[in-house]
């Protein structure tokens, strides 16, 4: 996510942090904090020097005549120290950390002890001379000092050795002293500490198996060499080992912890400031120095880079603090001082110190204050909003009174400073002593910040509020703009004229020097499930089994003490966290002390359970013994029915095959039969709801080989067991290979059919296969969608296969295989001792849909393909179960002119009538499947009239109230106009009141306002159409169900009906149904005029004409009367049917009127009404004329025919409804006729409209386009009307079309029905084939529910729910986007091999060379030692590669998104 529901499962938001950046804003402080990018590159400055009390010397300066003596300063030797502070995280997955421990070692200053400090020699900067070179520097001759450098001597302790023995030092400086004395610094050997370093080992410490096999110095000895030091660290030489699924090698990422974020916590993230370790200091590689280094501000080469350059060669390394540029969303002064607090020299004094302490900049973070407080209702104005009363903004503001933190001007003024040198003074060691040494007391300079914190005083509401957000999650609303535009937006989703969601305003929440958005990251997400989840259908149990490592494993005794528990010690830095307390006015921040820090060692103690080690036991496992079943598997023989084919006999046109047919087969003899033979290939019946197996699976008999299961005793082992990653093994069909077979049946393929097409289904053929042997394939809806085992929990009832007990019926046990069904368990469905139930114990697996079981890579395979298996991107889903509708070319049961079976139409003719479509200046507008199309319109010549043309008009043709002004209304005429209309004139002057004026009315002028058939029927009311007069549609209260709902209403009968009767968790109601109302059939009773006349009577040619009647028809008013009452039969003893009697009528008697919830955004804004928008000298109004009546068509609905059941004409009968005063309109008279005259009667049971027609009687016409039809056209007329030209209607004469029964296909109708026949009203001056009504005459037919349509009920399937006119799948074409392949291309990493070999360390060493020592009288030799050369390693480089990796890439694949193709 849905119509709603439960579940399952992702997406997203609400919280908290942040080295952050962005948008808008911005007033202090204080305490932190600031290049996350480009370990890119850097101008300038600075950041490591100090010591003259180590040493020569320049060279200044005081004093002095000089000697000298005092000072200051320089470069060089020489000593320390530049191995620390400081930065940075690139590199490293282990040579790092973190934590506990080791042993084979080193150590400068520091400290403690303890021994020396004797004597000699040499050389060198720097100094001078020269010389090279642009510089940088560089040679060479001479000479020179030391705390430099080398020998002797000494040797306690020290190192080596068994031992004798051997070896190896030094340095002086100040002060002071009569002194060569002391003394202190130093400074040598040795011992120890302390603090640093260095190795070594246990445990921790990221993702990746789409990296599984890595290793040759490797693993191991032995000997050497090498380090301070152990060790393959190095080398020879000898074994062949080492690591590795408890993840080796390898890719990839990444400094580690203390800690921080966050979370209830376990966890997850993460390593910025501080602490602590490591690591690098332009990439690299190297060694000297030295206590320390393979050294950031030290060197030497090699790579790039820059910078100078005379071109020969030379400098340099900001990841130090500032500072530039780059890069970037994005990170600060080239800032002051060493006063603090540390550090390095140094005896001090001091020097140095971009460590540091401070200042500056950034709202980057936490804290903290403030922009004022009180009063104050005419609830001011202004704004919003609201028809209006009124409502908000709001005590907010004004206005009054008070503060003064903050600001600002002025003054006052701590704390950080301890104490050095120096003077004063106490006391101690030691010694002859002290000036010297130690240990104290007093005094004693010094402050960058800083114009410091605080404090006073002056002034003054004075200087000081934004940001986001109000559909819903989520506090907060209302108007105007805007009209899928503009634009929100975190998810869902707003916008297509009334947007609480888009802009704006008002108002209103929320937070405040901030608030918003972005990003990350924890949390919510128990959404990876240790705490704390799942796999029958939601993703998920591996096809099976066997079994290897692992995990787990009965009963008891005993031992041990790893796991476990428990005391003690150690350790876990400090900071931080959490508490107490205290210091800054609080707080942030800071001290001080406790706690914690859940680890890790080391040691005592326990011994239940686990683990080992032992010994025992039978219940779990397993073996034998006796029985049993069974389509378990294998091989081998045979066996009949079937089919195909061959051979033969029989026999004739066929057969065959389908919804129907051909394609095919048969006269060359098929099919049919009969006999006979031949090959494959499956085993009816038995048969099951059965057996057997591990599963895939197994079925004809018989014999042979063979597993496995069951059951009953017993005996025998003694836990031997359960699962089981890897791995092995088996695995249906299909499919390959190889040979065999080959009857059947059949992919492919042919041919017929089918259809729009048929690449299908259907028919005829038909090859691989289908069998069999071997080898391969390892899938599958291999399912019970349910892993193995093992134990426990309620029954009932069947079925195979064993056992017991029983006289029997039948009881009972084991084993297996089915149904039902309790508790439980499920999201439900459902599972339910064969569990999806309670439990252990292993194994497989699953984490949102798509991209996809696809792409790479690897791996099995001949193939075909199988196993492993992503990601980009894209969506807010996507599922699972039940619900209630809704649909089915699903099933059941019922209706209806629905079919059918029947009558009569339409569709084809002319005409009338709407309507499309055209056409026009307009053809005004609507209605459009059913459910628009003789509808609105129950009647458009003008009016109607909404359209068009033209001509006037503007407060209006119409309504209300105002205010002026003027006039009774008004009626008549004249003139100009088409004509509204405009001028002119005449008449005429209202009620009241004495008047003034009032009131009515009526013109004109003004403002409100009227008017609109103008738009939205998808903003509404009413009204209506349809489903449908179909029988349904709901409630309450109960029950049922996590619930969505359901039950009732479903069942069984019956009915036109949810109608009524039985039953049932329901019981009862409500809207429909149906009755009640109208008409109509019959009948009483009452009345009777205009109706009506039977008896009486009068009258007439004739008539209820008259008088009367109240019988009758009738008429209207009031009752009866039909209710399944009555009787048989059916049913269940109901309901009901079903037949009959009776009646006028019978099962609602015929009609009609009534139309449940609701559907269709069904139809009306052009009936009214009515929200919003629109015109407002026009889109109102009013007037002429036109126009709605146009005509190539097309359709709908009618009329009139096509004729003989008829037509033409001449008699002549019989209704019913209605209507009539601006009307009907008689007789009479006139016209062929329309009608004309004419004028009685009638407000009408009285008179008229009025003649009914068909019908019946006669008579012609004779099957013809006519005596059918009557269109159209001429021509006369009549009537209505101001007016019949556009455009009426009727009459008469004349014309006499088409049409001869109408294709597909379609409508009506079931009885006084249809058909046919006239008759009336409404509209209406006239105008009817239309509509509404009336009667008249008057049928046929229904076996029947299979089929079309439409409906009800129950059920069943659904992926539908704007509900089948639904939903949805592929290609195809466009467009964008990732992404794979790819001839190659082009870059980065890496590994071998090979070459080349800088620099330097090691080894050789025959060249040169050489102060200190040895020998020697010298010369000159020894020994050593430098330079060369040479080797061994070696960095960059260089060639080669079946590496890895990521950019491009013609083309090419498939994906994924994209309102209307």
């Nucleotide at each position: 996510u849905u119509g709603a529901u439960c579940c399952u499962g992702g997406c997203u938001c609400a919280g908290g942090a942040u080295g952050a950046a962005c948008g808008c804003u911005g007033g202090c402080g204080g305490c932190g904090u600031g290049c996350c990018u480009a370990a890119g590159g850097c101008a300038u400055g600075c950041a490591a020097g100090u010591c003259g009390a180590a040493u020569g010397g320049u060279u200044c300066c005081g004093c002095g005549c000089a000697a000298g003596c005092g000072g200051g300063a320089c470069a060089a030797u020489g000593g320390c120290a530049g191995a620390c502070g400081g930065g940075u995280g690139a590199g490293u997955a282990a040579u790092a950390c973190g934590u506990a421990g080791g042993a084979a070692u080193c150590u400068a200053c520091c400290u403690u002890u303890u021994g020396g400090c004797g004597g000699g020699g040499a050389a060198u900067a720097g100094c001078u001379c020269g010389g090279c070179g642009a510089a940088a520097g560089c040679c060479g001759g001479g000479g020179u000092a030391a705390u430099u450098c080398c020998g002797c001597a000494u040797a306690a302790a020290a190192u080596c050795g068994c031992a004798a023995g051997a070896u190896a030092a030094a340095a002086g400086g100040c002060c002071u002293u009569a002194a060569c004395u002391g003394g202190u610094c130093a400074c040598c050997g040795a011992a120890a500490g302390a603090g640093g370093a260095g190795c070594c080992u246990g445990c921790g410490u990221c993702c990746u198996a789409u990296c599984a096999g890595c290793u040759u110095g490797u693993u191991g000895g032995u000997g050497a060499g090498g380090u301070a030091a152990u060790g393959g660290c190095u080398c020879a030489c000898c074994a062949a080992g080492g690591c590795g699924a408890u993840g080796a090698c390898g890719g990839g990422u990444a400094g580690g912890g203390g800690g921080c974020g966050u979370g209830a916590g376990a966890g997850c993230g993460u390593g910025u400031u501080c602490c602590c370790c490591c690591a690098c200091a332009a990439g690299g590689c190297c060694a000297c120095u030295g206590a320390g280094a393979u050294a950031c501000g030290g060197g030497g080469c090699c790579u790039a880079c820059u910078u100078c350059u005379a071109c020969g060669g030379a400098a340099g390394g900001c990841a130090g603090c500032a500072a530039c540029u780059a890069g970037g969303a994005a990170u600060a002064u080239u800032c002051c001082g060493c006063a603090a607090u540390g550090g390095a020299c140094g005896a001090a004094a001091g020097u140095c110190u971009g460590a540091c302490g401070g200042a500056g900049c950034g709202a980057c973070g936490c804290c903290g204050c403030g922009u004022g407080g009180a009063u104050g209702a005419g609830g001011a104005a202004g704004g919003c909003c609201g028809a209006a009363a009124g409502g908000u903004u709001g005590u907010a503001a004004a206005a009054u009174c008070c503060u003064u933190u903050u600001g600002u001007c002025g003054g006052u003024g701590a704390a950080g400073a301890a104490u050095a040198a120096g003077c004063c003074u106490g006391g101690g060691a030691g010694g002859g002593a002290a000036u010297g040494c130690c240990c104290g007391g007093g005094u004693g300079a010094u402050g960058a910040c800083g114009u410091u914190a605080a404090c006073c005083g002056g002034c003054g509401a004075a200087u000081a509020a934004g940001c986001c957000c109000c559909g819903g999650c989520u506090a907060a609303c209302u108007a105007c703009g805007u009209g899928c535009c503009a634009g929100c937006a975190g998810c869902c989703g707003c916008g297509g004229u009334a947007a609480c969601a888009c802009g704006u305003a008002g108002g209103g929440g929320g937070c405040g020097a901030g608030c918003g958005u972005u990003g990350u990251u924890c949390g919510g997400a128990u959404u990876u499930a240790c705490u704390g989840g799942g796999c029958g259908u939601a993703a998920a149990g591996g096809g099976c089994a066997c079994g290897u490592a692992g995990g787990c494993g009965g009963u008891u005794c005993u031992g041990u003490a790893a796991g476990c528990c428990u005391g003690a010690c150690g350790u876990g830095a400090a900071a931080g966290g959490c508490u107490a307390u205290g210091g800054c006015u609080c707080a942030a921040c800071c001290a001080u002390g406790g706690c914690a820090c859940u680890g890790c060692g080391u040691u005592g103690g326990g011994a239940a359970c686990u683990g080992c080690g032992g010994g025992a036991c039978u219940u779990g496992a397993a073996u034998c013994a006796u029985g049993g079943a069974g389509a378990g598997g294998g091989a081998g023989c045979u066996g009949g029915a079937a089919u195909u084919c061959c051979a033969g006999g029989u026999g004739u046109a066929g057969g065959g095959g389908u919804g129907a047919a051909a394609u095919c087969u048969g006269u060359a003899g098929a099919u049919a039969u009969c006999u006979g033979g031949a090959a494959g290939a499956a085993c009816a019946c038995c048969a099951a709801u059965g057996g057997c197996g591990a599963a895939g699976g197994c079925a004809a008999g018989c014999u042979c080989c063979u597993g496995g299961c069951c059951a009953c005793u017993g005996a025998u082992u003694g836990a031997c067991g359960c699962u089981g990653a890897g791995g092995u093994g088996c695995g249906a069909a299909a499919g390959u290979g190889u040979g065999g077979g080959g009857a059947u049946c059949a992919a492919a393929c042919a041919g017929g059919a089918u259809u729009a097409g048929a690449g299908a289904c259907c028919c005829u053929g038909g090859u691989a296969g289908u069998c069999c042997a071997c080898a391969c394939u390892g899938u599958c809806a291999a399912c019970g969608a349910u892993g193995u085992g093992c134990a426990c929990u309620a029954g009932g009832u069947g079925c195979u296969g064993g056992g017991g007990c029983g006289g029997a019926c039948g009881c009972u046990u084991c084993a297996g295989u089915g149904c039902c069904g309790g508790a439980g368990c499920u999201a439900a469905c459902g599972c339910g001792g064969u569990a999806a139930g309670u439990g252990c114990a292993c194994c497989g697996c699953c984490u949102g849909g798509g991209g996809a079981g696809u792409a790479u890579g690897c791996u099995c395979g001949c193939a075909a393909g199988g196993g492993u298996g992503a990601a980009a991107c894209u969506c807010a889903a996507a599922g699972g179960a039940a619900u209630u509708g809704a649909c089915g070319g699903g099933g059941g049961c019922c209706c209806g002119c629905a079919c059918a079976a029947g009558c009569g139409g339409u569709g084809g003719a002319g005409c009338a009538u709407g309507u499309g479509g055209u056409u026009u200046a307009a053809u005004u507008c609507g209605a459009u499947g059913g459910u628009a199309c003789a509808c609105g319109a129950g009647g458009a010549a003008c009016c109607u009239u909404a359209c068009c043309u033209g001509g006037g008009u503007u407060u209006g043709a119409c309504a209300u109230g105002c205010a002026c002004a003027g006039g009774a209304a008004u009626a008549c005429g004249g003139c100009a106009g088409a004509g509204a209309u405009g001028u002119c004139g005449u008449a005429g002057c209202g009620u009241c009141g004495c008047a003034a004026g009032a009131c009515g009315u009526c013109u004109g002028u003004g403002a409100a306002c009227a008017g609109g058939u103008g738009c939205u029927g998808c903003a509404u009311g009413g009204c209506u159409g349809u489903c449908g007069u179909c029988a349904g549609c709901u409630c309450g209260u109960g029950c049922c169900g996590u619930g969505a709902g359901g039950u009732g209403u479903u069942g069984g009968g019956u009915u036109a009906a949810g109608u009524c009767c039985c039953g049932c968790a329901a019981c009862g109601a409500g809207c429909g149904c149906a009755a009640c109302c109208c008409c109509u059939a019959c009948u009483g009773c009452c009345a009777g005029u205009u109706a009506c006349c039977a008896a009486c009577a009068c009258g007439u040619u004739a008539u209820g004409g008259u008088g009367g009647g109240g019988a009758c028809u009738c008429u209207g008013g009031c009752g009866g009367a039909a209710c399944u009452g009555c009787c048989g039969g059916u049913g269940a003893c109901a309901a009901a049917c079903c037949g009959g009697a009776g009646g006028a009528a019978g099962g609602u008697g015929g009609g009609g009127a009534u139309g449940a919830c609701g559907u269709c955004a069904a139809g009306u804004c052009c009936u009214c009404a009515u929200g919003g928008c629109c015109c407002u000298u026009a889109u109102g109004u009013c007037c002429a004329g036109g126009g709605c009546u146009a005509c190539a068509c097309a359709c709908g609905u009618g009329c009139u025919a096509c004729a003989a059941u008829g037509g033409u004409c001449g008699g002549u009968a019989c209704a019913g409804a209605g209507u009539g005063a601006c009307g009907c309109g008689a007789a009479g008279c006139c016209g062929c006729g329309a009608g004309g005259u004419g004028a009685a009667g009638c407000a009408a049971a009285u008179c008229g409209c009025a003649a009914a027609a068909a019908g019946c009687c006669g008579a012609c016409c004779u099957u013809a386009g006519u005596u059918c039809g009557g269109a159209u056209u001429g021509g006369a007329g009549u009537c209505u009307g101001a007016a019949a030209c556009u455009c009426g209607a009727c009459u008469c004469c004349a014309u006499g079309a088409a049409g001869g029964u109408g294709g597909a296909a379609u409508c009506g109708c079931u009885a006084g029905u249809a058909a046919u026949c006239g008759c009336g009203c409404a509209u209406c001056a006239g105008c009817a084939u239309g509509g509404c009504g009336c009667g008249g005459u008057g049928a046929a037919u229904a076996c029947g529910u299979u089929c079309c349509c439409g409906g009800g009920c129950c059920u069943u399937g659904u992926a539908c729910a704007c509900a089948c006119c639904g939903c949805c799948c592929g290609u195809c074409a466009c467009a964008c986007c990732a992404u794979c392949c790819g001839a190659g291309u082009g870059g980065a990493g890496g590994g071998c091999a090979c070459c080349c070999g800088a620099a330097g360390c090691c080894g050789u060493u025959a060249g040169u060379u050489u102060a200190a020592c040895c020998a020697g009288c010298a010369a000159u030799g020894g020994g050593g030692g430098a330079c060369g050369a040479c080797g061994u390693c070696g960095a960059a480089g260089g060639u080669g590669u079946g590496c890895u990796u990521c950019g491009u890439g013609a083309g090419g694949a498939g994906g994924g998104u994209g309102a209307a193709g």

The RNA shown here (small-subunit ribosomal RNA) has 1461 nucleotides and comes from an uncultured Spirochaetota bacterium.
RNAcentral holds the sequence, with entries from ENA and SILVA.
The prediction has a mean pLDDT of 85.